[in-house]
RNA sequence: AUCUUAUCCAGAGUGGCUGAGGGGCCAGGCCCGACGACGCCACAGCAACCGGCUUUCCCGACGUGUUUCACAACUCGUCUCGAAAGUGCAGGUGCUAAUUCCUGCCCGGCAAACGCCGCGCUCCAACGGAGUGCGGUAUGGCCGGGGAAGAUAAGAU
Numbered sequence: 001a002u003c004u005u006a007u008c009c010a011g012a013g014u015g016g017c018u019g020a021g022g023g024g025c026c027a028g029g030c031c032c033g034a035c036g037a038c039g040c041c042a043c044a045g046c047a048a049c050c051g052g053c054u055u056u057c058c059c060g061a062c063g064u065g066u067u068u069c070a071c072a073a074c075u076c077g078u079c080u081c082g083a084a085a086g087u088g089c090a091g092g093u094g095c096u097a098a099u100u101c102c103u104g105c106c107c108g109g110c111a112a113a114c115g116c117c118g119c120g121c122u123c124c125a126a127c128g129g130a131g132u133g134c135g136g137u138a139u140g141g142c143c144g145g146g147g148a149a150g151a152u153a154a155g156a157u
Base pairs, nucleotide, nucleotide: 001157002156003155004154005153006152007151008150013043014042015041016040017039021032022031023030026104027103028102029101044096045095046094049092050091051089052087053086054085055084056083057082060079061078062077063076065074066073067072100149105146106145107144108143109142110141114140115137116136117135118134119133120132121131122130123129124128
């Protein structure tokens, strides 16, 4: 660097340095920021991906004992693999504003208030306009699912 798998609505901040942008990229929105953001360093914390440890269970191996003529069955013990639960461990990472801050692409559901279209009625200064009623219409709204991209971990190349 690429690929695969899993997770991403939970959780967890103080101090010092620095000094202007930052929230990955693009666009839109919305936020953070001279009451010092972002970043770096120190300490603290969160979580539990990997590793460790503990307990229980399954398969298997070995050993012991009991029963049996034997095959074999069962009890107990040790151990490997696997599974579940727990544990924060002087271990390897990660993380500590906002859901990955939200949206963007696809699918489904709801919604006719506004807007637009059609028709009816009433009125007017009438090739039109205003008001009102009915019907239709989902670009914009909301909800859900998926995808893309990204981040992190573990593994592979």
Molecule: SAM riboswitch aptamer (S box leader)
Organism: Frigoriglobus tundricola